[in-house]
This is a predicted structure of an 83-nucleotide RNA (c-di-GMP-I-GGC riboswitch aptamer) from a Planctomycetales bacterium.
The prediction has a mean pLDDT of 87.
The sequence was found by an Rfam model in a public genome assembly.
The source organism's lineage runs through Bacteria, Pseudomonadati, Planctomycetota, Planctomycetia and Planctomycetales.
Rfam family: c-di-GMP-I-GGC riboswitch aptamer. Clan: c-di-GMP_I riboswitch clan.
Parts: sequence; structure tokens; C1' cells
RNA sequence: CUCGAUAAAGGCAAACCGGUUGCGAGGCCGGGACGCAAAGCCAUGGGACUCUACUUUCAACGGAGUUCGCCAGGCUACCGAAG
Repeated sequence: CUCGAUAAAGGCAAACCGGUUGCGAGGCCGGGACGCAAAGCCAUGGGACUCUACUUUCAACGGAGUUCGCCAGGCUACCGAAG
């Protein structure tokens, strides 16, 4: 360096519930643990989702957003058995 142990120390926290905020997807706080070795950070590419102009209507395209616990990519990091 790779790798990730029926190791140790520590960390994060899905669903759901309460509060709060946002038109919404969602965010934040508390409780709670399904899981996670980057479930730490970044919306850069793809995906998913929300709102919306146009349109007779719907969809697509466009605009504005959300999601990094969907995938890829980038940056950074605790511990140390075996190979």
C1' cells in the first nucleotide's frame, strides 16, 4: 500500500414516533436501531423523486430543487489479525 478479522476502542443511524421547517421531494432536533468499513465530505456524470413556465390536456424537452443510506467519480480519515 492492498485488505477488512466471530479482534479491540470508538463512530454513524433505516423504518417508525414526537417536535420544527419547506408548496413539495425533503431538511433540522429528540427518541429509536434496519443496517453501514467510509452510512465522513463534494450534486461532477447517470438514476430516482418534487415543484413549475409553455401546452386544450397529459407526457417529453426546458427551468428551479431534493437525494451522497441508489450507482459511478473526486477528496479526506480511526483501528490493525491473516493474506